[in-house]
């Protein structure tokens, strides 16, 4: 720090301890925070990877190790599609500000590989 893959609509302290102003990756929104952020400890959640047990080539459990997560759908949103909804035609049709769904990208986390 690339890369190749799987998840990302669910869970988790409304008074837990220290800690003090700032956080939700970046743009633009929008929000949380002195009824106390960030950070670290303690709790918690959750089976990705190990281990174990059942079962047997599948799967299922169980937080025992190793991560990880504990406001808001990965909070929206960034690029393109489809429909609604807007403008216009006699028809084709045009614009993109709003909604809905939807694919990418982007990011995050695990597992592997250089």
């Nucleotide at each position: 720090u690339u890369c190749u893959u799987a998840u990302c609509a669910a869970g988790a302290g409304u008074a837990g301890g220290c800690g003090g102003a700032g956080g939700g990756a970046c743009c633009a929104g929008c929000c949380c925070g002195a009824u106390g952020a960030a950070g670290c400890c303690c709790g918690g959640c959750a089976a990705c990877c190990g281990g174990c047990g059942u079962a047997u080539u599948a799967a299922c459990g169980c937080a025992c190790g190793g991560u990880g997560c504990u406001a808001a759908u990965u909070c929206u949103u960034g690029c393109g599609g489809a429909c609604a909804g807007c403008c216009g035609u006699a028809a084709u049709g045009g614009a993109u500000a709003u909604g809905u769904c939807u694919g990418a990208g982007a990011g995050a986390u695990g597992a592997g590989a250089g």
SAM riboswitch aptamer (S box leader), 114 nucleotides, folded computationally.
The prediction has a mean pLDDT of 82.
Rfam family: SAM riboswitch aptamer (S box leader). Rfam describes the family as follows. The SAM riboswitch is found upstream of a number of genes which code for proteins involved in methionine or cysteine biosynthesis in Gram-positive bacteria.